[in-house]
RNA sequence: GGAGUUGGCCAGACAGCCGCCGCGCCUCAUGCGCGGAGGAAAGUCCGGGCUCCACAGGGCAGGGUGCCAGGUAACGCCUGGGCGCUAUAAGUCGAAAGACCCAAGGCGACGGACAGUGCAACAGAAACAUACCGCCGAUGGCCGUUCGCAAGAACGGAUCAGGCAAGGGUGAAAUCGUGCGGUAAGAGCGCACGGCCGGGCCGGCAACGGUCCCGGCGGGCAAACCCCACCCGGAGCAAGGCCAAAUAGGCAGGCGCGUCUUUUGACAUCGGCGGCCCGUCGAAGCCUGCGGGUAGGCUGCACGAGGCGACGGGCGACCGUCGUCCCAGAUGAAUGGCUGUCCACGACAGAACCCGGCUUAUCGGCCGACUCCCCCC
Numbered sequence: 001g002g003a004g005u006u007g008g009c010c011a012g013a014c015a016g017c018c019g020c021c022g023c024g025c026c027u028c029a030u031g032c033g034c035g036g037a038g039g040a041a042a043g044u045c046c047g048g049g050c051u052c053c054a055c056a057g058g059g060c061a062g063g064g065u066g067c068c069a070g071g072u073a074a075c076g077c078c079u080g081g082g083c084g085c086u087a088u089a090a091g092u093c094g095a096a097a098g099a100c101c102c103a104a105g106g107c108g109a110c111g112g113a114c115a116g117u118g119c120a121a122c123a124g125a126a127a128c129a130u131a132c133c134g135c136c137g138a139u140g141g142c143c144g145u146u147c148g149c150a151a152g153a154a155c156g157g158a159u160c161a162g163g164c165a166a167g168g169g170u171g172a173a174a175u176c177g178u179g180c181g182g183u184a185a186g187a188g189c190g191c192a193c194g195g196c197c198g199g200g201c202c203g204g205c206a207a208c209g210g211u212c213c214c215g216g217c218g219g220g221c222a223a224a225c226c227c228c229a230c231c232c233g234g235a236g237c238a239a240g241g242c243c244a245a246a247u248a249g250g251c252a253g254g255c256g257c258g259u260c261u262u263u264u265g266a267c268a269u270c271g272g273c274g275g276c277c278c279g280u281c282g283a284a285g286c287c288u289g290c291g292g293g294u295a296g297g298c299u300g301c302a303c304g305a306g307g308c309g310a311c312g313g314g315c316g317a318c319c320g321u322c323g324u325c326c327c328a329g330a331u332g333a334a335u336g337g338c339u340g341u342c343c344a345c346g347a348c349a350g351a352a353c354c355c356g357g358c359u360u361a362u363c364g365g366c367c368g369a370c371u372c373c374c375c376c377c
Base pairs, nucleotide, nucleotide: 001373002372003371004370005369006368007367008366009365010364012342013341014340015339016338017337018336020036021035022034023033024032025031038348042359043358045357046356047355048354049353050236051235052234053233057278058277059276060275062232063231064230065229066228067081068080069079070078071077082110083108084107085106086105091100092099093098111227112226116225117224118221119220132168133167134164135163136162139161140160142157143156144155145154146153147152176194177193178192179191180190181189195217196216197215198214199212200211201210202209203208240299241298242297243296250290251289252288253287254286255285258267259266260265269283270282271281272280273279306325307324308323309322310321311320312319313318
């Protein structure tokens, strides 16, 4: 200097005029000051705070997560590590096509197939099992030739009995893979290397890694049911609370308003606690249906698991201490309009109870880190 990745920040600026919303001060009115949308405010996918049920326990069912160690209020998130997968740039070979190798990086729905059940169409001989095409025919049998007195022997032929699963075919997947030996032909039958399972030792908190030895060798799918470990009450700001006003303190239905006992207590009825059970709580009431009135105002509503800075600890996420700041609260919904200048020429895009995440959309600018290549010193 080039290329490829990755992390963070910014999100038009300034001036003038008019116009909005909140808070504060002053005022009869008028006015003044301060502040006023996002990195995703989006999706509503997770986790919480908060409010109510409600004083709220146990279990079943149901749901969620799924390598290890940490962080956090918590999480399905984040950090670091492990394992697996995956490229492309560069490099090497080559005439080329292409092949090999492969960095930083990216992805992971990453527990268990030896608890059980189940699925894999078709093809194929066979998918918890097996012989379609084939190979052999050493041994026994058959045929022929030769030798031999005979017993029998040798050679050759075909393949009956029999042996085989190495080769070929089918398939996504076929007795662990490759090579050598061995055999009649073969086969972990034997050996070497590699793979998987099991075990010992070493390193590591661990997931795992390394090494050695012995033994064994049919698998895949759990984003199939399932098993294991851990976690989980329900609704939701339209939650909830207060004030004012108005109507019809309306009508109907169900179960009750109890029983036993000296007392304590037990039983029973209705209702509440997401479904069910236990349990528990309330009750002289509770529930259901029809009908009528109100739809207004205030609050919840922003001081927060808050922002920023410094120092310290930590590989890091993050934590601690000190200091400092208050930074939107609308409610048919506040940021607008006009003019001028500048340049990064403005994309995606507007809070509605609030935070921590993930995901999606996105113009441009700035800063840093990592990897590879080239050049110079």